[in-house]
RNA sequence: CGGGGUGUAGCCUAGCGGCUAAGGCACUCGCUUUGGGAGCGAGAGAUCGCAGGUUCAAAUCCUGUCACCCCGA
Numbered sequence: 001c002g003g004g005g006u007g008u009a010g011c012c013u014a015g016c017g018g019c020u021a022a023g024g025c026a027c028u029c030g031c032u033u034u035g036g037g038a039g040c041g042a043g044a045g046a047u048c049g050c051a052g053g054u055u056c057a058a059a060u061c062c063u064g065u066c067a068c069c070c071c072g073a
Base pairs, nucleotide, nucleotide: 001072002071003070004069005068006067007066010025011024012023013022018056027043028042029041030040031039049065050064051063052062053061
C1' cells in the first nucleotide's frame, strides 16, 4: 500500500428494510432464608464505532472514515 472480516448495554451474544432493538450474566428493589448462597418476582441500562447518502421507513443497503484481527505485497 492492496484485499477480506469484525464493531449492538459493564461483559457475552441475537436481530432477513417495517412498531426508536431481544436474550444470558452482572447491577438495583422486593419476597423467601437465622444469615450467606440459591430460588422467585419486578426494574433500570444501548437511538446499533463515527460521518454522510438512498428510501415513506436503515442496526440492516451504499460511500467515506476510525479501531482491532487475518491474508498478500

A computed fold for a 73-nucleotide RNA from a Patescibacteria group bacterium, annotated as transfer RNA. Model confidence (mean pLDDT): 80 of 100. The sequence is in RNAcentral, with records from ENA. NCBI's taxonomy places the organism under Bacteria, Bacteria candidate phyla. Rfam family: tRNA. The family's RNA type in Rfam is transfer RNA.